[in-house]
Predicted 3D model of a 487-nucleotide part of an RNA (small-subunit ribosomal RNA, 5' domain) from an uncultured bacterium.

Context: one part of a larger RNA
RNA sequence: GAACGAACGCUGGCGGCAGGCCUAACACAUGCAAGUCGAGCGUGAUUCUUAAACUUCGGUUUUUGAUGAAAGCGGCGAACGGGUGAGUAACGCGUGGGAACGUACCCUUUAGUAUGGAAUAGCCCGGGGAAACCUGGAAUAAUACCAUAUACGCCCUUCGGGGGAAAGAUUUAUCGCUAAAGGAUCGGCCCGCGUCUGAUUAGGUAGUUGGUAAGGUAAAGGCUUACCAAGCCUACGAUCAGUAGCUGGUUUGAGAGGAUGAUCAGCCACACUGGGACUGAGACACGGCCCAGACUCCUACGGGAGGCAGCAGUGGGGAAUCUUGGACAAUGGGGGCAACCCUGAUCCAGCCAUGCCGCGUGAGUGAAGAAGGCCUUCGGGUUGUAAAACUCUUUCAACGGUGAAGAUAAUGACGGUAACCGUAGAAGAAGCCCCGGCUAACUCCGUGCCAGCAGCCGCGGUAAUACGGAGGGGGCUAGCGUUGUUC
Repeated sequence: GAACGAACGCUGGCGGCAGGCCUAACACAUGCAAGUCGAGCGUGAUUCUUAAACUUCGGUUUUUGAUGAAAGCGGCGAACGGGUGAGUAACGCGUGGGAACGUACCCUUUAGUAUGGAAUAGCCCGGGGAAACCUGGAAUAAUACCAUAUACGCCCUUCGGGGGAAAGAUUUAUCGCUAAAGGAUCGGCCCGCGUCUGAUUAGGUAGUUGGUAAGGUAAAGGCUUACCAAGCCUACGAUCAGUAGCUGGUUUGAGAGGAUGAUCAGCCACACUGGGACUGAGACACGGCCCAGACUCCUACGGGAGGCAGCAGUGGGGAAUCUUGGACAAUGGGGGCAACCCUGAUCCAGCCAUGCCGCGUGAGUGAAGAAGGCCUUCGGGUUGUAAAACUCUUUCAACGGUGAAGAUAAUGACGGUAACCGUAGAAGAAGCCCCGGCUAACUCCGUGCCAGCAGCCGCGGUAAUACGGAGGGGGCUAGCGUUGUUC
């Protein structure tokens, strides 16, 4: 000098664009953050309505047609999106390759979509429990479940043969379903190279290294098991210990290099701590399940409930980091034929000089060089064209009016926002640090090794340009200075 997710002190007018718990992966009140489909299915509260019967004229019961709350079965989604960086020195990441794999939804192609059956939830009737919830009985539907048939291609095969599918819905236009092949996308796996510090860590390793066989997986493989062999890694640093998410990048530097990994993007890992599997195309699953543990809460003491490292917000920690906001209008995501619903993703608004950028706080004329201040050799000098005064202008802010694009026929949270027009008036808008040398900028007063200053050298003990104040000056400017960190 440059940089910063900064903090602190003094000060503070406006706008645009960004950024905003770096510390306790500490604990969390409250609300919201993942639903959707009635064109898969059976019920069906409520309200309106048609007709009839009864009536205490209030209504009640039955019935017709609408409405369709609410759960429930079923499908798809919930494995995305969002957060965090604890762990991890690793095929985790980066880069370049590889072969033994999977892939719901989507696209292309081929073939098919036949015949039957048995249940079950909700509901109803009971029982238990404070609750969470559990349980018995009866009845019922389906794109839920099962069987049979068929199957070119598909799978297995000893090549004889054997095995295996489907689901319907509707407003009649379609949307689906099954099998197979191909594609696309996404993912799993393997390898070469690269990837921090320590030798005051020198040996480490028995499923360990390789083979055979089997099992297992979507798939190669000690992945697992049995048997056999005794290997394998290591001074080019194994093992151990410490530290750490990695990268594109960021920052500094002429570069080489150093430092770093906030925001944005890619990958990985994690979801109170540890373990486990289930479902599923996909998870060993942040807002799913089970077990154990710690913690918190409810309890009728028998037993239960919970997981903000989602968005806000609270306590705590800390030098320090925001609103318990609006909208699905746009972009995208899930469901749905659609209408549409959901979406703290996202888009916006709020707060903060945290940063970068832009603008303003006026312009011109103006010497009696006014007054006042300060200094003085008492002559004057300086503040200083500075002010006043005169002549102008109106950016920004204020007030009034018009009023978008962003959306496409409709739909705008932002927002009566941006922008434009008009009105009044210099009006509402300047500070901070420094002045001994380094280092731009000097005098007076006070103090008297005191009070104090200080980045280094060093100032201060009676004329201190170094302390404190004043006048003057220098620098930067809505900032300035200090501290911290990196180069």
Rfam family: Bacterial small subunit ribosomal RNA. The full RNA is in RNAcentral, with records from ENA, Greengenes and SILVA.